[in-house]
RNA sequence: AAAUCGAAAAGGCAAAACUGGAGAAAUCCAGCGACGCAAAACUACAGGGACCUCCGCCUUAUAAGGCAAGGUCAGCCAGUUACCGAA
Numbered sequence: 001a002a003a004u005c006g007a008a009a010a011g012g013c014a015a016a017a018c019u020g021g022a023g024a025a026a027u028c029c030a031g032c033g034a035c036g037c038a039a040a041a042c043u044a045c046a047g048g049g050a051c052c053u054c055c056g057c058c059u060u061a062u063a064a065g066g067c068a069a070g071g072u073c074a075g076c077c078a079g080u081u082a083c084c085g086a087a
Base pairs, nucleotide, nucleotide: 005085006084012037013036018031019030020029021028022027035075041080042079043078047077048076049073050072051071052070053069056067057066058065059064
């Protein structure tokens, strides 16, 4: 120096709820808030997984189901990068 690891220090992010807005929805944006997080940083075209269904097609009892296609989630696993330096 680097790797593994995660004490300390400096900091960082921000769940749910609530309010307003966008969307058919999943969900997202802002405010407030703080459950938690050593990557809760980035990546949805490295990969896996999960979720939604306005429009289109098929079936149908007109409740719904299936297919295709599109969309969403990384605070699900994961890939990439990164601050600090005790044991």
This is a predicted structure of an 87-nucleotide RNA (c-di-GMP-I riboswitch aptamer) from Paenibacillus sp. CF384.
It matches the Rfam family "c-di-GMP-I riboswitch aptamer". Rfam describes the family as follows. GEMM was predicted in a large-scale screen for bacterial structured RNA regulatory elements.
Lineage of the source: Bacteria > Bacillati > Bacillota > Paenibacillaceae > Paenibacillus.
The RNAcentral record of the sequence draws on ENA.